[in-house]
Context: one part of a larger RNA
RNA sequence: CGUAGGAAAUUUGAAGGGAUUUGUCCUUAGUACGAGAGGACCGGGAUGAACGAACCUCUGGCGUUCCUGUUGUACCGCCAGGUGCAGCGCAGGGUAGCUACGUUCGGUUGAGAUAAUCGCUGAAAGCAUCUAAGCGAGAAGCUCACCCUAAGAUAAGAUUUCCCUGGGGCUUCGGCCCCCUAAAGACUCCUCGGAGACUACGAGGUUGAUAGGCAGAGGGUGUAAGGGCAGUGAUGUCUUCAGCUAAUCUGUACUAAUAGGUCGUGAGG
Numbered sequence: 001c002g003u004a005g006g007a008a009a010u011u012u013g014a015a016g017g018g019a020u021u022u023g024u025c026c027u028u029a030g031u032a033c034g035a036g037a038g039g040a041c042c043g044g045g046a047u048g049a050a051c052g053a054a055c056c057u058c059u060g061g062c063g064u065u066c067c068u069g070u071u072g073u074a075c076c077g078c079c080a081g082g083u084g085c086a087g088c089g090c091a092g093g094g095u096a097g098c099u100a101c102g103u104u105c106g107g108u109u110g111a112g113a114u115a116a117u118c119g120c121u122g123a124a125a126g127c128a129u130c131u132a133a134g135c136g137a138g139a140a141g142c143u144c145a146c147c148c149u150a151a152g153a154u155a156a157g158a159u160u161u162c163c164c165u166g167g168g169g170c171u172u173c174g175g176c177c178c179c180c181u182a183a184a185g186a187c188u189c190c191u192c193g194g195a196g197a198c199u200a201c202g203a204g205g206u207u208g209a210u211a212g213g214c215a216g217a218g219g220g221u222g223u224a225a226g227g228g229c230a231g232u233g234a235u236g237u238c239u240u241c242a243g244c245u246a247a248u249c250u251g252u253a254c255u256a257a258u259a260g261g262u263c264g265u266g267a268g269g
Base pairs, nucleotide, nucleotide: 001152005163006162007161008160009159010158011157015149016148017147018146021049022048023047024046025045026044027043033038051106052105053104054103055102059100060099061098062097066093067092068091069090070089071086072085073084074083075082076081110144111143112142117137118136119135120134164268166179167178168177169176170175180266185263186262187261188260189205190204191203192202193201210256211255212254213252214251215250216249217248219245220244221243226239227238228237229236230235
């Protein structure tokens, strides 16, 4: 820009893409078959491999924004307690999130038309012949069925709901100009994240829990500082499952989403 008014939402599916794998074991059954050795079809069940998708409850990994221990050195006047630097100084753990080595799920089943092939009826050609007319069976393959995209599918589809019902002048009848009017809805702007390179998408904007703060809870670390007691002391112990605490959850308008602006018209060849 188009989809012959403008919007919001829900959709149909032309078409396109994805997937389509396979082993072993048990049973049927040591049955059919076979002199024996051996050893099934058909059918039922179980469990894997590789591949793929989603997810983080579990098991692990990262987790330089959390906690703890500790070395050297400098500083905070000293002690105590801390902070800076040394690869996050090193080391032990670890929330959210991301993730596989983890978990769950998938390729099931069925229908149709067929290939090779196997048939029925049957002439040409009194026979025979699956074929010439006609009618069947038949594959991991094909078309559906399953999952995803999808009306720019210009043949531009469908459904539901919402919105706009002024005046004057000119006209080549296509439209143009002036005044009034400015809907539904959308955008801008702002707070953000499950979204994300930007954009887009999504959640919100006071009729508000969108983010921060605060409170509580959870999770993490592992018993803070100060003081008391014991010990010459290092240290231990009590106060103390303490103290500190990121991304999680719930609540709460304290702070910031204020106020505003722009587009979109007047019933539609």
Predicted 3D model of a 269-nucleotide part of an RNA (large-subunit ribosomal RNA, domain VI) from a metagenome. The full RNA is in RNAcentral, with records from SILVA. The coordinates come from a structure-prediction model, not an experiment, and the mean pLDDT is 89. Its Rfam family is "Bacterial large subunit ribosomal RNA".